[in-house]
RNA sequence: UGCUUAUUAAGAAAGACGGAGGGAUUAGACCCAACGAAGUCUUAGCAACCUGUGCCAACAAGGUGCUAAAUUCUAUUUGCCGGAAUACGGUGAAACAGAUAAGUU
Numbered sequence: 001u002g003c004u005u006a007u008u009a010a011g012a013a014a015g016a017c018g019g020a021g022g023g024a025u026u027a028g029a030c031c032c033a034a035c036g037a038a039g040u041c042u043u044a045g046c047a048a049c050c051u052g053u054g055c056c057a058a059c060a061a062g063g064u065g066c067u068a069a070a071u072u073c074u075a076u077u078u079g080c081c082g083g084a085a086u087a088c089g090g091u092g093a094a095a096c097a098g099a100u101a102a103g104u105u
Base pairs, nucleotide, nucleotide: 002104003103004102005101006100007099008098013043014042015041016040017039021032022031023030026075027074028073029072044067045066046065049063050062051060052059053058071097076094077093078092079091080090081089082088
């Protein structure tokens, strides 16, 4: 780096440094931010994929991960409803992409 599988509307923040951006990418919308963004560090916390104990239920928390808003929302295909309608609106499903874990290359 690619591939496979699983999950992805739950949950969990303070301080120091820093100094203008950030919410993955593209477009649009919306939102966060000098009452201090990103990033780094410290401490705390969440969760339970791997791991450990256990017959199971469950417990623990060593390796990761995470701690604004659903992965912030929409984008492709499609069911249903409204509509004269291939417009448009509402709502559901699937897919794509992303993220994380475990395995593999």

This is a predicted structure of a 105-nucleotide RNA (SAM riboswitch aptamer (S box leader)) from Pedobacter rhodius. Model confidence (mean pLDDT): 85 of 100. Lineage of the source: Bacteria > Pseudomonadati > Sphingobacteriia > Sphingobacteriales > Pedobacter. Rfam family: SAM riboswitch aptamer (S box leader). Rfam links the family to the GO term regulation of gene expression.